[in-house]
A computed fold for a 79-nucleotide RNA from a Desulfobacterales bacterium, annotated as c-di-GMP-I-GGC riboswitch aptamer. The organism belongs to Desulfobacterales, within Bacteria. The sequence was found by an Rfam model in a public genome assembly. Model confidence (mean pLDDT): 81 of 100.

RNA sequence: CUAGAUAAAGCCAAAUCUGCCGUAAGGUAGAGACGGAAUACUGCGGGUCCGUUAAGGACGGAUAGCCGGGUUGCCUUGG
Numbered sequence: 001c002u003a004g005a006u007a008a009a010g011c012c013a014a015a016u017c018u019g020c021c022g023u024a025a026g027g028u029a030g031a032g033a034c035g036g037a038a039u040a041c042u043g044c045g046g047g048u049c050c051g052u053u054a055a056g057g058a059c060g061g062a063u064a065g066c067c068g069g070g071u072u073g074c075c076u077u078g079g
Stems, first nucleotide, its partner, number of pairs: 001078001003076002011036002016031006034065001040071003044068003047063006
């Protein structure tokens, strides 16, 4: 530098259930594992969702496990 298997070590943890927080989307702790080398971090672009609004728009919010961009990075194969 390249690639990510049928490998190995550790790591994270979807759905669902319970407690708490939030108007809500959703967050968080425990149980639980569908998955994941970026399923680590970042709301920067797009998407989706929630709230305000008569409504379009606009404004505020959520999502990084929807896609892209940026930053960092374990293990292994090959060169």